A computed fold for a 547-nucleotide part of an RNA from Exiguobacterium antarcticum DSM 14480, annotated as small-subunit ribosomal RNA, 5' domain.

[in-house]
Context: one part of a larger RNA
RNA sequence: GGACGAACGCUGGCGGCGUGCCUAAUACAUGCAAGUCGAGCGCAGGAAGCUCACGGAACUCUUCGGAGGGAAGUGAGGGAAUGAGCGGCGGACGGGUGAGUAACACGUAAGGAACCUGCCUUAAGGAUUGGGAUAACUCCGAGAAAUCGGAGCUAAUACCGGAUAGUUCUUCAGACCGCAUGGUCUGAUGAUGAAAGGCGCUUCGGCGUCACCUUGAGAUGGCCUUGCGGUGCAUUAGCUAGUUGGUGGGGUAAUGGCCCACCAAGGCGACGAUGCAUAGCCGACCUGAGAGGGUGAUCGGCCACACUGGGACUGAGACACGGCCCAGACUCCUACGGGAGGCAGCAGUAGGGAAUCUUCCACAAUGGACGAAAGUCUGAUGGAGCAACGCCGCGUGAGUGAUGAAGGUUUUCGGAUCGUAAAACUCUGUUGUAAGGGAAGAAUAGGCGUGAGAGGUAAUGCUCACGCUAUGACGGUACCUUACGAGAAAGCCACGGCUAACUACGUGCCAGCAGCCGCGGUAAUACGUAGGUGGCAAGCGUUGUCC
Numbered sequence: 001g002g003a004c005g006a007a008c009g010c011u012g013g014c015g016g017c018g019u020g021c022c023u024a025a026u027a028c029a030u031g032c033a034a035g036u037c038g039a040g041c042g043c044a045g046g047a048a049g050c051u052c053a054c055g056g057a058a059c060u061c062u063u064c065g066g067a068g069g070g071a072a073g074u075g076a077g078g079g080a081a082u083g084a085g086c087g088g089c090g091g092a093c094g095g096g097u098g099a100g101u102a103a104c105a106c107g108u109a110a111g112g113a114a115c116c117u118g119c120c121u122u123a124a125g126g127a128u129u130g131g132g133a134u135a136a137c138u139c140c141g142a143g144a145a146a147u148c149g150g151a152g153c154u155a156a157u158a159c160c161g162g163a164u165a166g167u168u169c170u171u172c173a174g175a176c177c178g179c180a181u182g183g184u185c186u187g188a189u190g191a192u193g194a195a196a197g198g199c200g201c202u203u204c205g206g207c208g209u210c211a212c213c214u215u216g217a218g219a220u221g222g223c224c225u226u227g228c229g230g231u232g233c234a235u236u237a238g239c240u241a242g243u244u245g246g247u248g249g250g251g252u253a254a255u256g257g258c259c260c261a262c263c264a265a266g267g268c269g270a271c272g273a274u275g276c277a278u279a280g281c282c283g284a285c286c287u288g289a290g291a292g293g294g295u296g297a298u299c300g301g302c303c304a305c306a307c308u309g310g311g312a313c314u315g316a317g318a319c320a321c322g323g324c325c326c327a328g329a330c331u332c333c334u335a336c337g338g339g340a341g342g343c344a345g346c347a348g349u350a351g352g353g354a355a356u357c358u359u360c361c362a363c364a365a366u367g368g369a370c371g372a373a374a375g376u377c378u379g380a381u382g383g384a385g386c387a388a389c390g391c392c393g394c395g396u397g398a399g400u401g402a403u404g405a406a407g408g409u410u411u412u413c414g415g416a417u418c419g420u421a422a423a424a425c426u427c428u429g430u431u432g433u434a435a436g437g438g439a440a441g442a443a444u445a446g447g448c449g450u451g452a453g454a455g456g457u458a459a460u461g462c463u464c465a466c467g468c469u470a471u472g473a474c475g476g477u478a479c480c481u482u483a484c485g486a487g488a489a490a491g492c493c494a495c496g497g498c499u500a501a502c503u504a505c506g507u508g509c510c511a512g513c514a515g516c517c518g519c520g521g522u523a524a525u526a527c528g529u530a531g532g533u534g535g536c537a538a539g540c541g542u543u544g545u546c547c
Base pairs, nucleotide, nucleotide: 001547002546003545004544006543007542008541009540010539013394014393015392016391017390018389019387020386021352026350027349028348030347031346032345035089036088037087040086041085043083044082050077051076052075053074054073059068060067061066096305097304098303106229107228108227109226110225111224112223115222116221120218121217122216123215124214125213126212128162129161130160131159137152138151139150140149141148142147164193166192168191169190171188172187173186174185175184176183177182197210198209199208200207201206231277232276233275238268239267240266243265244264245263246262247261248260249259250258280302281301282300283299284295285294286293287292307328308327309326310325311324330341331340332339333338358384360383361382362381366380367378368377369376370375397427398426399425400424407418408417409416410415431488432484433483434482435481436480437479441474446469447468448467449466450465451464452463453462491536492535493534494533495532496517497516498515502531503530504529505528506527512519513518
C1' cells in the first nucleotide's frame, strides 16, 4: 500500500447493486416451510336448477251450491361444494449447517468383459380368464389421553391365482470376436406379466386420449475400482490376527475379507507406516511484476450431518431434516397406569459474544410436486423492511464581488492572516417538498371462437395459425411534467522525523502522548486548548487478521 461476512469511537443527506451469528452442531415459545389427484374407489354430505306427487293461498267468474286458477310449503328423483378413509405419485428434489472426516472425502485423468436407473424419448409386441379380502361405515368394548380391541357390511388402477408372450438363470451344442478373467448371437430342457382401468366420441362394430405390462436402445442420475495431487509434529519408529493372500460359500444392482468355514504366513514402514493434533474439498477469493503466500463468507460443483448413538422397513432411488423402531440425555402433558417432542428450513426468543436483520407481501414471474385440465401447494423463488456493513454514483450550490468590512488569532503595534472567504447582486434547481400523469417485467401458458394439416369410415381427440378475452406481490414503485425555494444536507484525523501540514497560551518528568525513534524537569512546532494549515470525505480514525 491493498483486502475484509469485520468490530469500536466520533459524525451522518440521497440513490443503485450486493452483503449480513465468523462465537454455543447451545436450548427453543408461536406461526408457517409437502402436498396433490373425485377423469382410480366405496362411503358420508346434501346446495342450485329441473321434473313428479301432495298441497291448496292471492285473484277472476258466480245461479252463492260452486267453478277456474295455480303461489307458499312438504316429500321423492337429482346430485355440486365439502369431509375422513382405501389407492396412486411425490415427501431421496428444493432449503439449512460444517459437527465429523487426513479419507478414493475432494480435484483431475482413466476403467467397469463387475453394475443399477422411477418419470422422459424412441422401436416392437401385448392388454386374456377368474377369485378372496379389507379400511371407511354400523354396533359393542378398553383408556384421562395418545390410541387400541372384537363382531358385521362393501369398492377399486389395492391384493392373489390360471392362460399367453418374452426376459433372466441352470445344463448341452454351434458360429463369430476380443483386452487376462472372457464377450456377442442362435437352437433344445426346468422357475416368472398386465389395469378385464378411467374419460370423451360413436353408425354400438369400434375409435381417440391418459394411464398399464414385456423387451431392445437412448438420455439423465447414481454406484464401484485405479494413477496422480493438495498438512503439522520423529520431543510419534515400529504397526497389523480378518491382519495379508488362497479355496469354497453367503450377501449385494455389482467387484471385493464385505461376511463366514478351512488352509498358508503373510502385509505396511525413514520415498515417513502407526499415533497425536488440526481441517469439510474444489471452482474460486485476497495479495504479489511473477514465482509464491494466505483464505475457502456470499455464488456454483461434490461430500458429510439432521437432539446423541444404533437399526432396518418402504421404495427406481434413503439406511430418509419436518418417516418408523430401540436405547440415552433434556423438555412438556398425565387421572401416575402411560404418552408427546426435536428450527444446522423461514421469521422469531433466550443464552453466549466485540458483533450480525422483519414473528413482512405474493405465488404476478422463474422453477418444482400432483393433476387430462382448470387448478391446489410451494418461508424454493420474486419482492419489500432493517443496518454507511461494502462497492459505485450524486449532492451539500454556481458566477460576480476589496472598503481587503465586522469579528477571531497573532504582532516587532507598522502590520500579517482567516480572505473572494462573508455580506451584497445575478442565476441554477441535481437532490428535497407538494401536486398531476404513470410503466416494462405478461403471454410462445389458460379460456372462447374461426380456419388449416396428418391420421381415421366418421366423430371426439392431436398439431399449427389467426382473432377476442382475463391475469402484477413489488406499487401508484421506477420514470415524466409543473410549482416552490439556497432554502433542509460536513465531518473525521493529523500537523517533531519517518510523513503532506505551525504559531500562541496553559502545564512544568506533573497531567499526559507514543507505530518506531522518543517528547514533558518554566520560552514544549511531540501533553491540553485556541487560531491556522494539511489529508480524506458521507465518511474519517483506531483495533484485529492476511499478503
Model confidence (mean pLDDT): 80 of 100. Rfam family: Bacterial small subunit ribosomal RNA. The sequence was found in a public genome assembly.